[in-house]
RNA sequence: GACAAUCGCUGCCUGCGUAAGCAGGGGGAGGAAAGUCCGGGCUCCAUAGGGCAGGGUGCCAGGUAACGCCUGGGGGGCGCAAGCCUACGACCAGUGCAACAGAGAGCAAACCGCCGAUGGCCCACGCAAGUGGGAUCAGGUAAGGGUGAAAGGGUGCGGUAAGAGCGCACCGCGCGACUGGUAACAGUUCGUGGCACGGUAAACUCCACCCGGAGCAAGACCAAAUAGGCCCCCAUUGGCGCGGCCCGCGUUGGGGGCGGGUAGGUUGCUUGAGGCGCACGGUGACGUACGUCCUAGAGGAAUGAUUGUCCACGACAGAACCCGGCUUA
Numbered sequence: 001g002a003c004a005a006u007c008g009c010u011g012c013c014u015g016c017g018u019a020a021g022c023a024g025g026g027g028g029a030g031g032a033a034a035g036u037c038c039g040g041g042c043u044c045c046a047u048a049g050g051g052c053a054g055g056g057u058g059c060c061a062g063g064u065a066a067c068g069c070c071u072g073g074g075g076g077g078c079g080c081a082a083g084c085c086u087a088c089g090a091c092c093a094g095u096g097c098a099a100c101a102g103a104g105a106g107c108a109a110a111c112c113g114c115c116g117a118u119g120g121c122c123c124a125c126g127c128a129a130g131u132g133g134g135a136u137c138a139g140g141u142a143a144g145g146g147u148g149a150a151a152g153g154g155u156g157c158g159g160u161a162a163g164a165g166c167g168c169a170c171c172g173c174g175c176g177a178c179u180g181g182u183a184a185c186a187g188u189u190c191g192u193g194g195c196a197c198g199g200u201a202a203a204c205u206c207c208a209c210c211c212g213g214a215g216c217a218a219g220a221c222c223a224a225a226u227a228g229g230c231c232c233c234c235a236u237u238g239g240c241g242c243g244g245c246c247c248g249c250g251u252u253g254g255g256g257g258c259g260g261g262u263a264g265g266u267u268g269c270u271u272g273a274g275g276c277g278c279a280c281g282g283u284g285a286c287g288u289a290c291g292u293c294c295u296a297g298a299g300g301a302a303u304g305a306u307u308g309u310c311c312a313c314g315a316c317a318g319a320a321c322c323c324g325g326c327u328u329a
Stems, first nucleotide, its partner, number of pairs: 001310007009028002012025005030316001034327002037325005042215004054211005059073005074088001075086004089206002094204002096200002111145002113141003118138003121134005153171006172195001173193005178187003219267004229258006238252005274293004279288003311314001
């Protein structure tokens, strides 16, 4: 842990009983009842409409009561594949941020390197004009190296002093059109631009959409005693107390009704966006129709104990208004 028996606990039904209770029958934790993280029903309060603030969601379409959930699809990443993962709107509106390294990190920069055409310088030759050489100054360059998470498209040819979309071809990219698709998006299509426009929004922000608040101890009903409140009637020659009566003394209004509300009780409470079966529609989530079933409902809070038998030796854990998810065990 399973099964059986006995004894309990707690709701329900039937019978008996004025009642307390008794007898019989029957029900009595979960896939997560948990975390309380989302979404809804229900209840009360608030609310004309709209906006601000605040919070949330964030590719597209659908499902749903609703969702941050689910289904299908698209883009991206990983993988040989099956498949898995994905908060995935916008940084040509603005603002901000980027450690270390590095020459340079945001209207790019020049450390090594390459070149040094052009203008100087130096050397040689020459009568001279000039010619040749040096890598020396200015300068040019962004091929190659190096730094970095990231360095302003890639390959090749041409070109050049060396280089460079500087030119060209192909690839890639942006924009526009067309085609396909509900859309996200895609395209061996067409045109066009020599073309990087950098990264970052779980950074502020912008854009689109959604959101009133509190919660079953919500809330509803019945309703003592005491105190206080309002109204009506009676009395002040009274009432009450001092045991009864008289005197006296002390003290003071008395009776009834109403409503709010407390204790207490009842309810909300479990039949529900329900489970199962089947048919149909749909790729699917799901929906529709029919049939069938009723499956805990307490209020200090039940679901346990003992004995026996067995082997597979028994995990995580227990309802508290209800349901759909997610997460964790």

About this RNA
Bacterial RNase P class A from Rheinheimera tangshanensis, 329 nucleotides, folded computationally. The organism belongs to Rheinheimera, within Bacteria. Rfam family: Bacterial RNase P class A. Its family is annotated with ribonuclease P activity, dimeric ribonuclease P complex and tRNA processing in the Gene Ontology. Model confidence (mean pLDDT): 77 of 100.